[in-house]
RNA sequence: CACUUAUCAAGAGUGGUCGAGGGUCAGGGCCCUGUGAAGCCACCGCAACCGCCUAAGCGAAAGCUUAAGGAAAUGGUGCGAAAUCCCUCCCGGAAAGUUCGCCGCAGAACUGGAUGGGGAAGAUAAGCU
Numbered sequence: 001c002a003c004u005u006a007u008c009a010a011g012a013g014u015g016g017u018c019g020a021g022g023g024u025c026a027g028g029g030c031c032c033u034g035u036g037a038a039g040c041c042a043c044c045g046c047a048a049c050c051g052c053c054u055a056a057g058c059g060a061a062a063g064c065u066u067a068a069g070g071a072a073a074u075g076g077u078g079c080g081a082a083a084u085c086c087c088u089c090c091c092g093g094a095a096a097g098u099u100c101g102c103c104g105c106a107g108a109a110c111u112g113g114a115u116g117g118g119g120a121a122g123a124u125a126a127g128c129u
Base pairs, nucleotide, nucleotide: 003127004126005125006124007123008122013043014042015041016040017039021032022031023030026088027087028086029085044080045079046078049076050075052070053069054068055066056065057064058063084121089118090117091116096111097110098109099108100107
């Protein structure tokens, strides 16, 4: 770097340094930013992915698995504006509007695109080559 699986509306900031950008890339929107962006450093904090313990199942064993339980932030990572800030592609189709029809009620076509679901991309973890 590639691939696989899982998760991604929760949570958690101060100081120093530096000096103009940042929110992944492209386009659009919106937002943060000289009351100091990104980066780097220090400290503080958030969080249970792995690892740890237990249980169950499989197995001769090593061990493997799990919509399960537990402790833990002294192990390995990660993270600390806004939903992964929002949209773009696909499905779906609410409100509303226009025209026709009817005029007793129904109805038809077109436009429209809300809520929602999925995908792609990305981030992180674990695994694999």
Predicted 3D model of a 129-nucleotide RNA (SAM riboswitch aptamer (S box leader)) from Planctomycetes bacterium syqfu. It was read from a public genome assembly, where an Rfam model found it. Rfam family: SAM riboswitch aptamer (S box leader). Rfam links the family to the GO term regulation of gene expression. Its Rfam clan is "SAM clan". Its mean pLDDT, the model's own confidence on a scale to 100, is 79. NCBI's taxonomy places the organism under Bacteria, Pseudomonadati, Planctomycetota.